[in-house]
Predicted 3D model of an 86-nucleotide RNA (c-di-GMP-I riboswitch aptamer) from a Mycoplasmatota bacterium. The prediction has a mean pLDDT of 80. Its Rfam family is "c-di-GMP-I riboswitch aptamer". Gene Ontology term of the family: cyclic-di-GMP binding. From the family's description: GEMM was predicted in a large-scale screen for bacterial structured RNA regulatory elements.
Parts: sequence; C1' cells; structure tokens
RNA sequence: GUUAAAUAUUGGGAACCACAUAGAAAUAUGUGUACGCAAAGUCUUAGAGCCUAAUUACGCAUGUAGAAGAUGGCUGGAUUGUAAUU
Repeated sequence: GUUAAAUAUUGGGAACCACAUAGAAAUAUGUGUACGCAAAGUCUUAGAGCCUAAUUACGCAUGUAGAAGAUGGCUGGAUUGUAAUU
C1' cells in the first nucleotide's frame, strides 16, 4: 500500500404516522417525525411482488392475460463512497 472481517469517527439518507398537493390506482412530492440502514447514495429491457382509469386479445360478465405505470427501504447486477484501531 492492497484485500477481508470486527469495532467505529466525521457525517449522510430516512420508515411508520399526520397534514397538504398530484394521480384511476399503486404511489410520488413538501413539512414534521425518527423504525431502522456502511451503502436504506445513484441507476429499472435480470427477476419477484404491487396497481388497473384508458388501451390490446379472449369472454355473457363483475373477469383473465398482455402492454403501460410506480416501487432501488424486495432480491440480483452496475457504479460512487467510510478518519482511525485490531
């Protein structure tokens, strides 16, 4: 100096819930809050689950499936990032 593990500094984001706004919905944004997180920072044509107003196919239909939508705090992956001690 590098790698791995444990502890952990400076800090960083922030669940649930409440209020407001947007949306068909899932959900997102803002304010408060602080469950937890060394990646719970960022990225959705890898997968899983979620939603269904309009749309496509089937259907007697309230439905099924596709596509679209959101979710990175569901998992995989990519990428950036953590003084010091053992």

The organism belongs to Mycoplasmatota, within Bacteria.